[in-house]
RNA sequence: AAUAAGGUCUUCUAGGGUUCCGCAAUAAAAAUUGGUCAGGUCCGAGAGAAGACACACAGCUGCUGCUAGCUGUGACACGGAGGGAUAAAAGCCUGGGAGAU
Numbered sequence: 001a002a003u004a005a006g007g008u009c010u011u012c013u014a015g016g017g018u019u020c021c022g023c024a025a026u027a028a029a030a031a032u033u034g035g036u037c038a039g040g041u042c043c044g045a046g047a048g049a050a051g052a053c054a055c056a057c058a059g060c061u062g063c064u065g066c067u068a069g070c071u072g073u074g075a076c077a078c079g080g081a082g083g084g085a086u087a088a089a090a091g092c093c094u095g096g097g098a099g100a101u
Base pairs, nucleotide, nucleotide: 007053008052009051010050011049012048015043016042020040021039022037023034024033025032026031055074056073057072058071059070060069061068076096078099082094083093084092
């Protein structure tokens, strides 16, 4: 300097706003306004958690013609601004990015 890998999905959480519900105010009702409304629906982490499957490696058993099962391991990870989507925003996406060490 280059290449490859660091998997996919589900559930939950940190977090997030305001379409819907609820709540509050105005109000006869409908409706309007409010997320600087605790909440429910909703979104939601590469660097958060758990689980399932897959893959790789090592070992054991079986088969001994085919070819499967079980156990273990799978690390590390500081990180903007700007932009994008959705109703809107975010630790979402851009992004194991730009940078830093």
A computed fold for a 101-nucleotide RNA from Gracilibacillus dipsosauri, annotated as Guanidine-I riboswitch aptamer. The prediction has a mean pLDDT of 80. The model forms 100% of the base pairs in the Rfam consensus. Taxonomically the source falls in Gracilibacillus (Bacteria, Bacillati, Bacillota, Bacillaceae).